Molecule: Bacterial RNase P class A
Organism: Lewinellaceae bacterium
RNA sequence: GUCGCCGGCCACCCUGUCGCUUCGGACAACAGGUCCGGGGAGGAAAGUCCGGACAACGCAGAGCACCACACCAGCUAACGGCUGGGGCUUUGCUGCGAAGGCAGCGAGGUACAGAUCGGGUCACAGAAACAUACCGCCGAUCCCUUCUUUGGAAGGGAGGUAAGGGUGAAAUCGUGCGGUAAGAGCGCACGCAUCAUCAGAGCAAUCCGAUGGUGGGAUAAACCUUGUGGGUUGAAAUGCCAUGUACAUCCGGGUCCUUCGGGGCAGGUCGGCUCGGCCUGUUGCGCCCAGGCACAGCCCGGAGGGGUAGGCAGAUUCAUUUCGUCAGUGAUGGCGAAAGCAGAUAAAUGACAGGGUUCCGCUUCUGGCGGAAACAGAAUCCGGCUUAUCGGCCGGCGACAUUU
Numbered sequence: 001g002u003c004g005c006c007g008g009c010c011a012c013c014c015u016g017u018c019g020c021u022u023c024g025g026a027c028a029a030c031a032g033g034u035c036c037g038g039g040g041a042g043g044a045a046a047g048u049c050c051g052g053a054c055a056a057c058g059c060a061g062a063g064c065a066c067c068a069c070a071c072c073a074g075c076u077a078a079c080g081g082c083u084g085g086g087g088c089u090u091u092g093c094u095g096c097g098a099a100g101g102c103a104g105c106g107a108g109g110u111a112c113a114g115a116u117c118g119g120g121u122c123a124c125a126g127a128a129a130c131a132u133a134c135c136g137c138c139g140a141u142c143c144c145u146u147c148u149u150u151g152g153a154a155g156g157g158a159g160g161u162a163a164g165g166g167u168g169a170a171a172u173c174g175u176g177c178g179g180u181a182a183g184a185g186c187g188c189a190c191g192c193a194u195c196a197u198c199a200g201a202g203c204a205a206u207c208c209g210a211u212g213g214u215g216g217g218a219u220a221a222a223c224c225u226u227g228u229g230g231g232u233u234g235a236a237a238u239g240c241c242a243u244g245u246a247c248a249u250c251c252g253g254g255u256c257c258u259u260c261g262g263g264g265c266a267g268g269u270c271g272g273c274u275c276g277g278c279c280u281g282u283u284g285c286g287c288c289c290a291g292g293c294a295c296a297g298c299c300c301g302g303a304g305g306g307g308u309a310g311g312c313a314g315a316u317u318c319a320u321u322u323c324g325u326c327a328g329u330g331a332u333g334g335c336g337a338a339a340g341c342a343g344a345u346a347a348a349u350g351a352c353a354g355g356g357u358u359c360c361g362c363u364u365c366u367g368g369c370g371g372a373a374a375c376a377g378a379a380u381c382c383g384g385c386u387u388a389u390c391g392g393c394c395g396g397c398g399a400c401a402u403u404u
Stems, first nucleotide, its partner, number of pairs: 001400010012356007020040008042375001046386002049384005054234004061275004066230005071085005086112001087110010113225002118223001120219003134165002136161003141158007173191006192215007200207002238313004247304001249303007256263002264282006283296002286293003318340001320339008357373007
C1' cells in the first nucleotide's frame, strides 16, 4: 500500500439579514404588544418488537389456561438485551501424521434443557431409511453343460459377500495392516462417539489423563416432556376544576329461611375460566286456599333517550449529559467536578444571500466547468432489539506485496 473481517465517531460547516416558537427579566395594560437575554427535531426521532419508570383498577389468595425463556458465570431498574468463558460448528495460516485425522495462532456463527416420557416425520431418488442387495466381487463346498492333451479351462445354477461403484441430506463408526474363495471388527494398531469408575484443574459450564464396556442415525424456531418466570390497561392512561341535562321510560333477575350465630338467592369483585375470600340488596303494604298473587320501595344487569366535549395538571431534573480518576479481561460500577440542553397541542424548530468542506464526472490538469450531499422529522419518558441509509474519519486482527 491492497484485499477481507470486526468495532467506534461524524451526519455537511461558517457569516449576515428576515421570520416562527418556548423560557426568564423589564416596560406596559389588552394587543398572539415592545425591548434584552437563554434554548429550539435523530442515530435511527422509524417499527410498536421486548423491558421498565409512572398512573388506574385493589385490600388480596389458589388452581388451570395462555405466553416467554432454556450451557456457565457476571452486568443492569429490568429484559427475549449486553459482557466474558465453555461446548458445537465455519473458515484462513502454520506444524505433525502412512491415513483417517490431530495441535497451535487468528477471524466468524450459535437456532446451546430433553430423542432412554410418548406419539409423529425423513418426500423424491435408491435394492434398502428402525432397514438392505441394483451394478459388481467370489464360487473354496454342491449340481449341470461344453471343450480337453494326464493336469485342467470356460459358462450357468445353488450359495456367499457388503470391502469397490451407483442413489441420496443421511446407507450397520473411521483409517491402515493382516486374514479370506471373495469379503466383513473376523483379528491387530491407531483414532472417533458415548457410558461407567478413578484421579486432577476450574466458582461453574466443562477440560486433560488412566482403565473398562458399547458401536446405524437425523429431526423438538415440529407436537410433546422438564425446569424457571410472567396481573391487565396505556398519556386519547389518569387526576382536578368549570359548564350543562332527563331519565317521571321499557325489559329481566333478587327481595326467602332462621335456633339470630348464620344460611340461601341475585349481582359486583384489576384480565380468560373455576374455586375461595370480600362488598351491596334481602324492606313495606294489601288480598287469599298459609303458601301463593299483586303493588310500592331498594339492589343489580340490559335497551332506548338526553346533556357536555372548555380549562389546568400529567409534560420534561433525569436509572440525565460531559470531563477526570480508581477498580475490572469486559459489559459496567465507585468517587470528584462541571452543565441544564425542545415542550408543541393541529402541532413551532424555517427562508434568502455569500463563502467554504467532501465526493463524483469532464477537462486546456497548480487551474477550470458542472452536478450531488443519503435515510429521514420529537409528542409521557428511559434502556435495548430490528429495519433504512450518501459520504468521511479513527482503531484492532489476518493475508499478500514492497524497501519505497